This is a predicted structure of a 346-nucleotide part of an RNA (small-subunit ribosomal RNA, central domain) from an uncultured Candidatus Altimarinota bacterium. Its mean pLDDT, the model's own confidence on a scale to 100, is 85. The RNAcentral record of the full RNA draws on SILVA. Rfam family: Bacterial small subunit ribosomal RNA.

Context: one part of a larger RNA
RNA sequence: CUGGGUGUAAAGCGUCUGUAGGUGGGAAUAUAAGUCUCUCAUGAAAGACCGGAGCUCAACUCCGUGUUUGUGAGUGAUACUGUAUACCUAGAAUCGGGGAGAGGGAAGCAGAAUUGUAUGAGUAGGGGUGCAAUCCGUUGAUACAUAUAAGAAUACCAAAAGCGAAGGCAGCUUCCUGGAACCGUAUUGACACUGAGAGACGAAAGCGUGGGGAGCGAAAAGGAUUAGAUACCCUUGUAGUCCACGCCCUAAACGAUGGGUACUGAGUGUUGGGACUUGUUCCCAGUGCUUCAAGCUAACGCAUUAAGUACCCCACCUGAGGAGUACGGCCGCAAGGUUAAAACUC
Numbered sequence: 001c002u003g004g005g006u007g008u009a010a011a012g013c014g015u016c017u018g019u020a021g022g023u024g025g026g027a028a029u030a031u032a033a034g035u036c037u038c039u040c041a042u043g044a045a046a047g048a049c050c051g052g053a054g055c056u057c058a059a060c061u062c063c064g065u066g067u068u069u070g071u072g073a074g075u076g077a078u079a080c081u082g083u084a085u086a087c088c089u090a091g092a093a094u095c096g097g098g099g100a101g102a103g104g105g106a107a108g109c110a111g112a113a114u115u116g117u118a119u120g121a122g123u124a125g126g127g128g129u130g131c132a133a134u135c136c137g138u139u140g141a142u143a144c145a146u147a148u149a150a151g152a153a154u155a156c157c158a159a160a161a162g163c164g165a166a167g168g169c170a171g172c173u174u175c176c177u178g179g180a181a182c183c184g185u186a187u188u189g190a191c192a193c194u195g196a197g198a199g200a201c202g203a204a205a206g207c208g209u210g211g212g213g214a215g216c217g218a219a220a221a222g223g224a225u226u227a228g229a230u231a232c233c234c235u236u237g238u239a240g241u242c243c244a245c246g247c248c249c250u251a252a253a254c255g256a257u258g259g260g261u262a263c264u265g266a267g268u269g270u271u272g273g274g275a276c277u278u279g280u281u282c283c284c285a286g287u288g289c290u291u292c293a294a295g296c297u298a299a300c301g302c303a304u305u306a307a308g309u310a311c312c313c314c315a316c317c318u319g320a321g322g323a324g325u326a327c328g329g330c331c332g333c334a335a336g337g338u339u340a341a342a343a344c345u346c
Stems, first nucleotide, its partner, number of pairs: 004317003007300002012314001014201004021194003025088002028085004033081002035077002038074005047068003050064005091191001092188003095184003103177007110154001114150007125136002162169002206247006215241002220236004258313006265292001266290010276279001295302002319346003328339004
């Protein structure tokens, strides 16, 4: 170098955009760089390989137009790759059309509930639990009614549903805005795929500054339980949870399954669009399920949304522990993140 893998055994970057690079549709002409043929030169000797010979054998030594796959020059070949030129429309992008959607940002509004406050009316309990107690209540609680304030979240609809690259997104209205699907005898003409570095986004928790604070609630306190109970249960309750701006950059960031293209047998739902002959229909795109077919898999299982059959590109794995640690670098206000060993033990 070739050869093996990555759903669950070690292994797919959290996700996307994109630079270099790698790879790349159909047909034609030219070229001959890669590729292939032949010729020549070179490829020191020893060694190695192959075939022989000599020391009694072997090691050892010797012999050979032999091999050592290489390099250069020349002569041809032109299928494939490359390069150049001018084309094509099946990939890709654009345009036109009417639709779908919790996609994103901002502003405004709404009703239920919760808690507080005030007033009324009313009386002895309430609350909580396995049982209790701490706790609240005759300075009038709980329950009820009316008014008002505040913050947070949006029951039903609701779905195996929808949208988004992922994280994620759910009351209603308006404004701004991204993407996807379908249909079309429109346009460009390979403009494509992937993507080392790089950049952007990235739940929750956490951090900084300033607000906000109803409910919930790490820490903390008390009551129980218990042998103990730094817990599970109960009563309180600070940070936080919410908003604005700026950081952090990690998750079982999961489909534990990288992206793209093509192909491969059925059944049955559902979402969006289209077609006509309006149907228990057909086509496209998405999203589910199934005894599942072939095939694959160690098995479980996967099976047109592949873990099947192939190709292209990237990332990653190589016994367990030490360790995702130390040291160093980079990033961060910090917490820490990222990159990432070795000794040693088995």